[in-house]
Context: one part of a larger RNA
RNA sequence: UUGGGCGUAGAGGGCGCGUAGGCGGAUGCUUAAGUCCGGUGUGAAAGAUCAGGGCUCAACCCUGAGAGUGCAUCGGAAACUGGGUAUCUUGAGGACAGGAGAGGAAAGUGGAAUUCCACGUGUAGCGGUGAAAUGCGUAGAUAUGUGGAGGAACACCAAUGGCGAAGGCGACUUUCUGGACUGUAACUGACGCUGAGGCGCGAAAGCGUGGGGAGCAAACAGGAUUAGAUACCCUGGUAGUCCACGCCGUAAACGAUGAGUGCUAGGUGUAGAGGGUAUCGACCCCUUCUGUGCCGCAGUUAACACAAUAGGCACUCCGCCUGGGGAGUACGGCCGCAAGGUUGAAACUC
Numbered sequence: 001u002u003g004g005g006c007g008u009a010g011a012g013g014g015c016g017c018g019u020a021g022g023c024g025g026a027u028g029c030u031u032a033a034g035u036c037c038g039g040u041g042u043g044a045a046a047g048a049u050c051a052g053g054g055c056u057c058a059a060c061c062c063u064g065a066g067a068g069u070g071c072a073u074c075g076g077a078a079a080c081u082g083g084g085u086a087u088c089u090u091g092a093g094g095a096c097a098g099g100a101g102a103g104g105a106a107a108g109u110g111g112a113a114u115u116c117c118a119c120g121u122g123u124a125g126c127g128g129u130g131a132a133a134u135g136c137g138u139a140g141a142u143a144u145g146u147g148g149a150g151g152a153a154c155a156c157c158a159a160u161g162g163c164g165a166a167g168g169c170g171a172c173u174u175u176c177u178g179g180a181c182u183g184u185a186a187c188u189g190a191c192g193c194u195g196a197g198g199c200g201c202g203a204a205a206g207c208g209u210g211g212g213g214a215g216c217a218a219a220c221a222g223g224a225u226u227a228g229a230u231a232c233c234c235u236g237g238u239a240g241u242c243c244a245c246g247c248c249g250u251a252a253a254c255g256a257u258g259a260g261u262g263c264u265a266g267g268u269g270u271a272g273a274g275g276g277u278a279u280c281g282a283c284c285c286c287u288u289c290u291g292u293g294c295c296g297c298a299g300u301u302a303a304c305a306c307a308a309u310a311g312g313c314a315c316u317c318c319g320c321c322u323g324g325g326g327a328g329u330a331c332g333g334c335c336g337c338a339a340g341g342u343u344g345a346a347a348c349u350c
Base pairs, nucleotide, nucleotide: 004321005320006319007304008303012318014201015200016199017198021194022193023192025088026087027086028085029084030083031082033081034080035077036076037075038074039073040072041071042070049065050064051063052062053061054060091191092188093187095184096183097182098181103177104176105175106174107173108172109171110154115149116148117147118146119145120144121143125136126135162169163168206247207246208245209244210243211242215241216240220236221235222234223233258317259316260315261314262313263312266295267294268293269292270291271290272289273288274287275286276285299306300305323350324349325348332343333342334341335340
């Protein structure tokens, strides 16, 4: 390579937008590039295969046949793929009408709590632990009351609830703004799917410049514990955590499960929207679509399990795997201020 695979054994890119490319709905007509059929030419000889023959046999040699899977050209076929053309509406989109939502960005506002400051009340302890001590406190702490400052996070609601492509998103109000869903079916008429490169987004930590700093808290200091204790526990505490702008580009970035389309028993919750029945009305009941859970048949699976949200049955496109270690290392390239990231071996060894 062929093949076989990728939930947990090696393997799904962190996620999107999209270029080239690959693949692509229904009907008619046409073309004949692919495809198929036939003819002609060529496909050297030798060798190889088959049949026959010659050296006493064989090796060896001779004759003939077939083959030479191919290429070129001519003629033909038109189902399928491709090209052209005309039409269609189911895929896709758009219009209108609705309701749902922690989707995003900015500005403003609020209450509870912690801490600090001032003042009042008040007096000897507080704090902390398995037990203690360090620590704080007669210079009046802890507790309690009033007022103030400041930063950060938003209790209850809260729910295998919602929204988002993923990361993620949770007080309230306003402004701007993205997407999905349901219904109608007047409009466009295949406009679609995937997507190497590319571009963008991307938790936390970290970095740069300038702010901010209540609480928490790497590092650090002290107290304990212990044989030791560079830890676990305690008292403190700086970066950081927060904001603005700019980098970084990684995570068990997980559903460890790429995206899209179609098909394949059911049952039961829940969220959003619609229809029917019933009713004065709201429920109840039946039903459709979309999402999100649980259980379960067929089927799949090494098993566990998955099971219409598939890991079932198929197709299209992309990414990735090919024994363990060495190693996500070295070297080189690219990116980065750096930390490092990305691409990514070999010797050797089992």
Annotation
The part of an RNA shown here (small-subunit ribosomal RNA, central domain) has 350 nucleotides and comes from an uncultured bacterium. Rfam family: Bacterial small subunit ribosomal RNA. Its family is annotated with ribosome and structural constituent of ribosome in the Gene Ontology. Model confidence (mean pLDDT): 87 of 100. RNAcentral holds the full RNA, with entries from ENA and SILVA.